[in-house]
Context: one part of a larger RNA
RNA sequence: CGUAGGAGACUUGCGAAGCUUCCUCCCUAGUACGAGAGGAUUGGGAGGGACGUACCUCUGGUGUGCCAGUUGUCCCGCUCGGGGCAUCGCUGGGUAGCUAUGUACGGAAAGGAUAAACGCUGAAGGCAUAUAAGCGUGAAACCCCCUUCAAGAAUAGGUCUCCUUGUCCCUUACGGGACGAGAGGCUCCUGGAAGACGACCAGGUCGAUAGGCCGGAGGUGUAAGGCGGGCAACCGUCUCAGCUGACCGGUACUAACAGCCGAAUG
Numbered sequence: 001c002g003u004a005g006g007a008g009a010c011u012u013g014c015g016a017a018g019c020u021u022c023c024u025c026c027c028u029a030g031u032a033c034g035a036g037a038g039g040a041u042u043g044g045g046a047g048g049g050a051c052g053u054a055c056c057u058c059u060g061g062u063g064u065g066c067c068a069g070u071u072g073u074c075c076c077g078c079u080c081g082g083g084g085c086a087u088c089g090c091u092g093g094g095u096a097g098c099u100a101u102g103u104a105c106g107g108a109a110a111g112g113a114u115a116a117a118c119g120c121u122g123a124a125g126g127c128a129u130a131u132a133a134g135c136g137u138g139a140a141a142c143c144c145c146c147u148u149c150a151a152g153a154a155u156a157g158g159u160c161u162c163c164u165u166g167u168c169c170c171u172u173a174c175g176g177g178a179c180g181a182g183a184g185g186c187u188c189c190u191g192g193a194a195g196a197c198g199a200c201c202a203g204g205u206c207g208a209u210a211g212g213c214c215g216g217a218g219g220u221g222u223a224a225g226g227c228g229g230g231c232a233a234c235c236g237u238c239u240c241a242g243c244u245g246a247c248c249g250g251u252a253c254u255a256a257c258a259g260c261c262g263a264a265u266g
Stems, first nucleotide, its partner, number of pairs: 001152001005163007015149004021049007033038001051106005059100004066093005071086006111143002117137004165180006184261004188204005209255003212251005218244003225238005
C1' cells in the first nucleotide's frame, strides 16, 4: 500500500513444514517343524536405546548485587567492629532464572485409495480363465489422522460486536475547504518467565505496571552488643539468632508526565 467505509475480537484452512525409528525379554511354546542339535510363523504383554518436544516438582550444575568462614595488605586515630584490593582473593553453602546428566510426554491406533501379490463372479473361446464388463483382500511408501505455521490464498475468505456527527466559509446546484466531536488506535511513560531492534504482552491514577515499604517463603547458620567463664586462643547465654538478589502476597509512599491520529468511496 492492497484486501471498495472505519475499527476491535474470534476463526475457516488453499497450502507449507514436521513426525512417521530401532532393539531386547516374557507368554503363546520348548508347541509346529526336525533323527537330533536346534527351534518358529502368528497373536498378546513388558522393558529399553537413540531422537524430538515441553518443563524445573525431584536429582544435580550455574548462580560476579545472598549468607558464612578465612589469608595477606592498606584504610576508617587505636581496641572492638568494619570497608577496599588480591581470579567473585580463596573456601563452604545457596533463592529466582537458565539448564541436563533430571522430570513428563511422543512415534501409535483407526480410516481411504493402492503396489507386488492373492481372490469372487465371468465371457470372447458351450470348457477353462482374478479381466475383457463388474466386485474384493492387500504395505513403514501415497491421501488422511497427530503437531506447528498459515487469507498478499491478489480467488486477498467467514462470524460477532462497536462507530460514522456538528459549526463556519466558498459554490446556482453538484461539490470543495477549515475547525471540532467520534468507535478505536498511535507516540510517550511504568514494566515483563516477550525481546538483537522493531514486534508481542501487562499497565498508565476509575491504577498494583515497576521501585520502595510491610508480611511470608527460601538461603545462610546463631549477628552486633551485654553478661558469665577461661592465662589465652576461645567457650556459654540472651539467640532456630542476625542478615538476606531475582520468589509469593499486601500496601499508592515514589514514578506511569504530556500529546497526536482517526471513517462512505476509489
A computed fold for a 266-nucleotide part of an RNA from a Gemmataceae bacterium, annotated as large-subunit ribosomal RNA, domain VI. Its Rfam family is "Bacterial large subunit ribosomal RNA". The full RNA is in RNAcentral, with records from ENA. NCBI's taxonomy places the organism under Bacteria, Pseudomonadati, Planctomycetota, Gemmatales, Gemmataceae. Its mean pLDDT, the model's own confidence on a scale to 100, is 86.